[in-house]
RNA sequence: ACGGUGGGGUAGGCAAUCGCUAGUCCCUUAAAAGAUUAGAGGAAAGUCCGGACACCACAGGGCAGGAUGCCUCCUAACAGGAGGGCGGGGUAACCCGACGGCAAGUGCAGCAGAGAGUAUACCGCCAAUCUUAACUUGUUAAGGUCGGUAAGGGUGAAAGGGUGCGGUAAGAGCGCACCGGGCGUCUGGUAACAGAGGUCGCAAGGUAAACCCCCUCCGGUGCAAGUGCAAAUAGGGAAUGAGAGACGGCCCGUCUCAGUGAAUUCCGGGUAGCAUGCUCGAGGCAUAUCGCGAGGUAUGUCCUAGUCAAAUGAUUGCCCACGACAGAAUCCGGCUUAUCGCCCCACCGUUUGU
Numbered sequence: 001a002c003g004g005u006g007g008g009g010u011a012g013g014c015a016a017u018c019g020c021u022a023g024u025c026c027c028u029u030a031a032a033a034g035a036u037u038a039g040a041g042g043a044a045a046g047u048c049c050g051g052a053c054a055c056c057a058c059a060g061g062g063c064a065g066g067a068u069g070c071c072u073c074c075u076a077a078c079a080g081g082a083g084g085g086c087g088g089g090g091u092a093a094c095c096c097g098a099c100g101g102c103a104a105g106u107g108c109a110g111c112a113g114a115g116a117g118u119a120u121a122c123c124g125c126c127a128a129u130c131u132u133a134a135c136u137u138g139u140u141a142a143g144g145u146c147g148g149u150a151a152g153g154g155u156g157a158a159a160g161g162g163u164g165c166g167g168u169a170a171g172a173g174c175g176c177a178c179c180g181g182g183c184g185u186c187u188g189g190u191a192a193c194a195g196a197g198g199u200c201g202c203a204a205g206g207u208a209a210a211c212c213c214c215c216u217c218c219g220g221u222g223c224a225a226g227u228g229c230a231a232a233u234a235g236g237g238a239a240u241g242a243g244a245g246a247c248g249g250c251c252c253g254u255c256u257c258a259g260u261g262a263a264u265u266c267c268g269g270g271u272a273g274c275a276u277g278c279u280c281g282a283g284g285c286a287u288a289u290c291g292c293g294a295g296g297u298a299u300g301u302c303c304u305a306g307u308c309a310a311a312u313g314a315u316u317g318c319c320c321a322c323g324a325c326a327g328a329a330u331c332c333g334g335c336u337u338a339u340c341g342c343c344c345c346a347c348c349g350u351u352u353g354u
Stems, first nucleotide, its partner, number of pairs: 001350010012319007020039006041325001045336002048334005053222004060252004065218003069214001070084005085099001086097004100213002105211002107207002122153002124149003128145008161179006180202001181200003185196004226276004236267004243257004283302008
């Protein structure tokens, strides 16, 4: 200097004029006017996950259903985050992982191939024997019968561990060495695991983001949840006549209401406004300290939108990096998606110079 990887910050700026919403001060019966402070995001988006909070008598037991899936930790909690283990990708920095179990069971793997799972002998190789031919008279070649074989070849994504040596009629863990595997011991580590040694010739494959099994967890509904005040009529009429309810489904249990009429249906009539929830929080920032880290603890300091058919806009001038994606609606912690640029830090690789 170029290329790459990981992390953090920002999200046009300044000034003037007019305008909008909330709070506070002042004034007032109450207001208005005036002053002052504050006023959309890193994702406010998706509504995916977890909660806070609220309501449902106990949220009781079970089934169904759903979620997670290596180990240890953080957190209010999580399918989130941090650190590590193993596996894979990359020269590397780094990145990815839906990472329990196939010896509980059931499936699936077309075609090809002899055979696809407690599965095999198509070509081949070898022994014995028969026939034919040749010749060096016991050898060679071809064919048949019978037996052995799974090392060589073929099919296939995959064929009953791999490489090598010995052995054999030819072969085969048949034997041996190393690797792999089962069982077991020791060392290190909280653990997942890693390493070292011993022993056994040891083989019944693959697949669970296949059904399934196993561990752990899950009551439901949601701010249109709820609470309070106000308003309104007709506390209407008729039919039927025994259950109805406890807020996703089913069962059991318990409780409440109900022949002084549950529940359902038909006809007819009235109201739907205001306040609250609503923003002081698992809150922000700074310093110190503990921890590899995510984070924890202590001290100090700050208050930072609360709308409700929905407030933050318009104009002008200057600067420049010429501005993308995009607007709160109960709140918080995450995840995912969209995105124009600018700035900072650390690390890896290549090249060159000193």
Predicted 3D model of a 354-nucleotide RNA (Bacterial RNase P class A) from a bacterium. Of the family's consensus pairs, 96% are formed in the model. The sequence was found by an Rfam model in a public genome assembly. Rfam family: Bacterial RNase P class A. Rfam links the family to the GO terms ribonuclease P activity, dimeric ribonuclease P complex and tRNA processing. It is annotated as a ribozyme. Its mean pLDDT, the model's own confidence on a scale to 100, is 79.